[in-house]
Context: one part of a larger RNA
RNA sequence: GGUAGUUCAGGGAAUUCGGCCAAUUGGAGCUGUAACUUCGGGAUAAAGCUUGGCUCUGAUGGAAAUCAGAACCGAUUGUUACAAGGAGAGCCCAACUGUUUAAUAAAAACGCAGUGUCGCGCUGAAGUCUUACAGCUUGUGAACGCGACAUGAAUCCUGCUCAGUGCUGUGUCUGUUAAAAUGGUUCAAGCCAACGAAGCACCGGUAAAUAGCUGGGGUAACUAUGACUCUUAUCAAAGUAGCGAAAUACCUCGUCACUUAAUUAGUGACCUGCAUGAACGGAGCUAUGAGGUUCUCACUGUCCCAAACUAUCUCUCA
Repeated sequence: GGUAGUUCAGGGAAUUCGGCCAAUUGGAGCUGUAACUUCGGGAUAAAGCUUGGCUCUGAUGGAAAUCAGAACCGAUUGUUACAAGGAGAGCCCAACUGUUUAAUAAAAACGCAGUGUCGCGCUGAAGUCUUACAGCUUGUGAACGCGACAUGAAUCCUGCUCAGUGCUGUGUCUGUUAAAAUGGUUCAAGCCAACGAAGCACCGGUAAAUAGCUGGGGUAACUAUGACUCUUAUCAAAGUAGCGAAAUACCUCGUCACUUAAUUAGUGACCUGCAUGAACGGAGCUAUGAGGUUCUCACUGUCCCAAACUAUCUCUCA
């Protein structure tokens, strides 16, 4: 010096990306327990007190165990070893228990109950595998079912648009169009003509289908702003309720307030949303979380600033 441990005056996160690490807490009994809440929880909330040994007394008819009380003992300490939650507050995300990258990712990803849309009718389906009209599965089944897709508990809600793309219609005069059969010409072939299904075109429907949801000018008796108004600008429709410097905000360390001696962090507001927004779900929220983030108390060798000791390894000399 390495590894693994023990202790450390005063301070107590000043360390650091970050309390990472370590320390604190810890069992049992008694007392007591807030906001919030889906009334179940939150909750071991928080916070406080007690705890050994021995002798005796009381409680049950008796013994043991247990409980209550009293005296005594010693090291002033008692869940004596082992074992054994640190606590609280705000916000983000996901409702929850669960699942996952065997060997760098455990999560906010996947799933989930619930919700919605679509397909399928006993003539045995739809979907799926197959060269197959065979066979298998779905199916020991039948719409309170099976399959596909999306969203993701419950609560409050889910706005406008069918122009494009897709899907769909027991719409359809018409246009386009294959073969067959028909007709014309021809000995025949060939050529030509009319006829002609689905599809496409056309006409409708459909957004919890794929998707989309604007500019410009003027205006109130200081100024500013603009409830209001114009637009022979444009669109299929011109972003509603909400939320908002957000896990989304470029400018940006936005501005204000709180928190600190000092804060690009955090929380609450504002709205000027580069580029928020409603099942690609929007908003809030109880509980839960080895999730992310900020603060407080306690605690500590993380640090100020190092030190001592134990075990073992390495190294030098004998």
Predicted 3D model of a 318-nucleotide part of an RNA (large-subunit ribosomal RNA, domain IV) from a Lachnospiraceae bacterium. It matches the Rfam family "Bacterial large subunit ribosomal RNA".